[in-house]
RNA sequence: CCAGGUGAUCGCUCGACUCGUUCGAGAGGAAAGUCCGGGCUCCACAGGGCAGGAUGCCGGGUAACUCCCGGUGAGGGUGACCUCGAGGAAAGUGCCACAGAAAACAAACCGCCCGGCGUCGAGCCGGGUAAGGGUGAAACGGUGGGGUAAGAGCCCACCGCGUCGUCGGUAACGGCGGCGGCACGGUAAACCCCGUCCGGAGCAAGGCCACAUACAGGGGCGUUCGAGGGCUGCCCGCCCGAGCCCCGGGGUAGGCCGCACGAGGCCUGCGGUGACGCAGGUCCCAGAGGAAUGAUCGCUAGGCUCUUCAAGGCAACUUCAGGAGCACACAGAACCCGGCUUACGGG
RNA sequence: GCGGGAUUGGCCGAAUGGCUUAGGCGCUGGACUGUGAAUCCAGCCACGAGAGUUCGAUUCUCUCAUCUCGCCCCA
Repeated sequence: CCAGGUGAUCGCUCGACUCGUUCGAGAGGAAAGUCCGGGCUCCACAGGGCAGGAUGCCGGGUAACUCCCGGUGAGGGUGACCUCGAGGAAAGUGCCACAGAAAACAAACCGCCCGGCGUCGAGCCGGGUAAGGGUGAAACGGUGGGGUAAGAGCCCACCGCGUCGUCGGUAACGGCGGCGGCACGGUAAACCCCGUCCGGAGCAAGGCCACAUACAGGGGCGUUCGAGGGCUGCCCGCCCGAGCCCCGGGGUAGGCCGCACGAGGCCUGCGGUGACGCAGGUCCCAGAGGAAUGAUCGCUAGGCUCUUCAAGGCAACUUCAGGAGCACACAGAACCCGGCUUACGGG
Repeated sequence: GCGGGAUUGGCCGAAUGGCUUAGGCGCUGGACUGUGAAUCCAGCCACGAGAGUUCGAUUCUCUCAUCUCGCCCCA
């Protein structure tokens, strides 16, 4: 990516008319989960602040997105390539169990070195030291050399880090050069900070008609000194405003609209690396309401297994043509689109 | 169809990201008793599934599964 095609018979749903042995149309790539984003409808307008929620490298696409495309960086792989919730840990706070000397303004358990005491030896006291050992998921830059009593960025080279300059790039970032001797452990899918975005509810929205009981019962609050509402909390502002809330009880399981022309499908051309966009042509393509879209029998494409003939080959086997058999999933519209995720036989 | 909530032994139910996940009821065995109940002692039995973040997940995040609640009119 595909989700077989076609014919006959018997059925199902909807629509149309010329009203009948009529004609036409009739599930999906996920119709699913409802995880995101929008259209649409209602809430007077859709205001401000705090809180809250979402999001997070850069650029682009789009109606919009947590999606998609192209890059950058990081990680993995021998490699083709794959993966990434990837802002900030030098603003602050918290946490880092056990083990370990020490878990973050560092620190001396063993070891090494110096001095003193003691001296056959073992050892004791004071000091220096982060190279080595050991613990841990993680130990305060790494490797090598110099240096030193032993050591240490103490000094040097390379690497890493930070910073400044310059060059390339729209940018993320990368290359090169200078400077700094290192100051800065991890964790933000911990609180948080920074940037960006967010009014709420949902087609059981919402509108019209018809019908049933019951303008029934109990409690509370309120009518200009304003209950309650403006469907996430608080405050302010604005607006509506005479009803509102709870308990318990009863009724109907009716019809129409919304609702099938849409960010629509297909083909061609052009632009773009691509997502996608533009232009032209062409088509009308489910609409139920416990819920239609099915079953059987043929023909046939593809797949698997067995087998026949022919060709090739020493052989295993391969190819061509034919025959027989078998299997075909996951699932199923319910206002509509764009994504994501999950399920799925066979190719 | 749409919108909320939950999932920890057989049942109920707690938890600051850190040792082996409390406690109660129940079950099993023992003690006590002539026997049973009650009581006492001991024991058994769990984080719905799969990924990720983290040194470490019942806890945080995502996906999936299961269960459960609400919706119309009188209003």

Two RNAs folded together computationally: RNase P RNA and transfer RNA, 422 nucleotides in total. It holds a member of the Rfam family "Bacterial RNase P class A". Rfam classes the family as a ribozyme. Its mean pLDDT, the model's own confidence on a scale to 100, is 77.